[in-house]
RNA sequence: GCCCGGUUAGCUCAGCGGUAGAGCGCCUCUCUUACAAAGAGGAUGUCGCUGGUUCGAACCCGGCACCGGGCA
Numbered sequence: 001g002c003c004c005g006g007u008u009a010g011c012u013c014a015g016c017g018g019u020a021g022a023g024c025g026c027c028u029c030u031c032u033u034a035c036a037a038a039g040a041g042g043a044u045g046u047c048g049c050u051g052g053u054u055c056g057a058a059c060c061c062g063g064c065a066c067c068g069g070g071c072a
Base pairs, nucleotide, nucleotide: 001071002070003069004068005067006066007065010024011023012022013021018055026042027041028040029039030038048064049063050062051061052060
């Protein structure tokens, strides 16, 4: 330098153009002498950055950044 994959909640990951989700974790309540477990409720995102396409983009296209792998 070229090619491929990845970047979404605190963590691990879903999400084939139409309101951003799950599990775990976190907070509150019930229960308990207390803790855990269990039950009920709740909060949390610039979807890596930037431009473009579109009525509408996490999703399609270009550039860049970072992580992993391959070729030279």
Transfer RNA from Synechococcus sp. Minos11, 72 nucleotides, folded computationally. RNAcentral records the identical sequence in 10 taxa. The prediction has a mean pLDDT of 82. Rfam family: tRNA. It is annotated as a transfer RNA. RNAcentral holds the sequence, with entries from ENA, GtRNAdb and Rfam.